The RNA shown here (Guanidine-I riboswitch aptamer) has 101 nucleotides and comes from a rhizosphere metagenome. The coordinates come from a structure-prediction model, not an experiment, and the mean pLDDT is 81.

RNA sequence: AAUAGGGGACUAGGGUUCCGGUUUAUACAUUAUAUAAAUGUCUGGUCCGAGAGUCGCCGACCUCAUUGCGAGGUUACACGGAGGGAUAAAAGCCCGGGAGA
Numbered sequence: 001a002a003u004a005g006g007g008g009a010c011u012a013g014g015g016u017u018c019c020g021g022u023u024u025a026u027a028c029a030u031u032a033u034a035u036a037a038a039u040g041u042c043u044g045g046u047c048c049g050a051g052a053g054u055c056g057c058c059g060a061c062c063u064c065a066u067u068g069c070g071a072g073g074u075u076a077c078a079c080g081g082a083g084g085g086a087u088a089a090a091a092g093c094c095c096g097g098g099a100g101a
Stems, first nucleotide, its partner, number of pairs: 005058002008055003013048002018045002020042001021039007059075006077097001079100001083095003
């Protein structure tokens, strides 16, 4: 100085576009239902989601074997602000294996 691969499923976590819940108002009304607004300090469903979380897959590298098309191994380590950005909004997302330690 460079590199420390890619993607998927899920989770920690996240807020509030959509669904649902709750509250208020209006209409009708025996119950209830419909519309509008508010509410995430509403458990939830959809949604976002980890470099330093989990589990596979692919790839890469190494070794052995091969008149057979394969087998095995490795893919280490990793504490981390503030601030800003996107999306409806926020976050362990992105800036970022950043600044620092």
RNAcentral holds the sequence, with entries from MGnify.